[in-house]
Annotation
The prediction has a mean pLDDT of 80. Two RNAs folded together computationally: RNase P RNA and transfer RNA, 458 nucleotides in total. Rfam match: Bacterial RNase P class A. Rfam classes the family as a ribozyme. From the family's description: Ribonuclease P (RNase P) is a ubiquitous endoribonuclease, found in archaea, bacteria and eukarya as well as chloroplasts and mitochondria.
């Protein structure tokens, strides 16, 4: 100068005034005294995965969504650990949506000759054929760039149909032949595998994009604690009883309020009336569903810490030990003193100032991601001395 | 607490991989008119909410944040 990881996250003690939960006591039922407990590494985003609960469900498929090198861990995961390959870095190390582009479809703007059964603008050649000239008389030489050949070089582009200041070859060239590198196919060996390595064969066929459709393999039923369960006023509904019921007031008296009803060319009776049927009625009791409201779910859990053992590790297992917020619109705060820590001044004693960031539980866990501070510790790499 | 949707010009909205992102209203200037409105013509105005990734190329596809809104007793 860097790389990776871990820890802590206003430090310790005390005093005063407050707040919430629980237990015990007192109590005029409003409180009050004592004891005890009282936020986080992310409690956040709600991005994944689960527990739990209700609904649905014979089994399988389609649709839809997700994951995607290999092996392992785990309750599960898109998480973690180990390995492989690629890539960046001198290195320690970092990063990787890292299956399939020779199953099919689609897209590749602009530029450019040509963008996927490719193509010729500049360029190179013009061996062969054609035209012209010369020597010559069998033929040879030179020129033109007409037919035509080529894809090495230039140029366009993100990308130009394996690569290379190589050798040969050719008229010029070209995997046209060869060497090396790459690629494809086959086989041996190592590895559980991804993959690595060795040998042989093939001039090379097959551009990129799947965070385009798609194919392949695997996984996924839906909803969420405002889930769900229990108790249960008032009003309305149903059933039965029904001539008394309630208040002032604990009892008696007294007073007040509500109610004691209607119909029937139904029965009996001379009649009053009594009985019967139907419809109402103060009130009482019961029933079902269940609103307000209350209780629960709800704090012992895939739990934390310490140690042993197995494993490279993630993790597993055994033993010991601890109990660690549970509100229901929401508590966890403030001040002061002493000692720490940091900054400034000062030779010093000391004096002055500060003690921070992100943020705050709301059914609970495992992860990921995002926000953030004063610091402390461990291991490793490179450079200089 | 839980479940979703949407952010593009001052406002309301298109655009769903390809030049330099458009439309209506608003605003400014010019024309028409004695003047104003209407109308006609021109112009101004974009970090496409932010950051990162995939791709030759991103407003568009993917991931993470930020903001706004809706629904559930």
């Nucleotide at each position: 100068g860097g790389a990776g990881g871990c820890g802590a996250g206003u430090g310790a003690g005390g005093a005063u005034c407050g707040c919430g939960g629980c237990g015990c006591g007192c109590u005029u039922c409003a409180g009050u005294g004592c004891g005890u407990c009282g936020a986080g590494g992310a409690a956040a985003g709600u991005c994944c995965g689960a527990g739990c609960u209700c609904c649905g469900c014979a089994g399988g498929g389609c649709a839809g969504g997700g994951u995607g090198c290999c092996g392992g861990c785990u309750a599960a995961c898109g998480g973690c650990c180990g390995g492989g390959c690629g890539u960046c870095g001198c290195a320690a190390g970092g990063c990787g949506a890292c299956g399939g582009a020779a199953a099919g479809u689609g897209c590749c703007a602009c530029a450019g000759a040509g963008a996927a059964c490719a193509g010729a603008c500049c360029g190179c050649c013009g061996a062969u054929g054609g035209c012209c000239c010369c020597c010559g008389c069998c033929g040879g030489g030179g020129g033109c760039a007409c037919a035509g050949g080529c894809a090495a070089g230039g140029g366009u582009g993100a990308a130009a149909c394996g690569g290379u200041c190589g050798c040969g070859g050719u008229a010029a060239g070209a995997g046209c032949g060869c060497a090396c590198c790459g690629c494809c196919c086959c086989g041996g060996c190592g590895g559980c595998a991804a993959c690595g390595u060795c040998g042989g064969g093939g001039g090379c066929a097959g551009g990129g994009c799947a965070a385009a459709c798609c194919c392949c393999a695997c996984c996924c039923g839906g909803a969420g604690c405002a889930a769900g369960g229990c108790c249960a006023a008032a009003c309305a509904g149903g059933a039965a009883c029904g001539a008394g019921g309630g208040g002032c007031u604990g009892c008696c008296c007294g007073c007040c309020c509500c109610g004691c009803g209607a119909u029937g060319c139904g029965a009996c009776u001379c009649a009053c009336g009594u009985c019967c049927a139907u419809c109402a009625c103060a009130g009482u009791u019961c029933c079902g569903g269940g609103u307000a409201g209350g209780c629960u779910g709800c704090a012992c859990g895939a739990g934390g810490c310490c140690g042993g053992c197995g494993g490279c590790a993630a993790c597993g297992u055994c033993g010991g030990u601890c109990c660690c917020a549970g509100a229901g619109a929401a508590a966890u705060g403030a001040u002061c003193c002493u000692c720490g820590c940091c900054c400034g001044c000062g030779c010093a004693a000391g004096c002055g100032g500060g003690u921070g960031a992100c943020a705050g539980a709301a059914c609970u866990c495992g992860g990921c991601u995002u926000a953030u501070u004063c610091c402390g510790c461990c291991u490793c790499c490179c450079c200089c001395u | 607490g839980g479940a979703c949707a949407c952010g593009u010009a001052g406002c309301u909205c298109a655009g769903g991989g390809g030049u330099g992102a458009g439309a209506g209203c608003a605003c400014u200037c010019g024309g028409c008119u004695g003047a104003u409105a209407u109308c006609c013509g021109a112009g101004c105005g974009g970090u496409c909410g932010g950051a990162g990734g995939u791709u030759c190329g991103a407003u568009u596809c993917c991931u993470c944040c930020c903001g706004u809104g809706u629904c559930c007793a």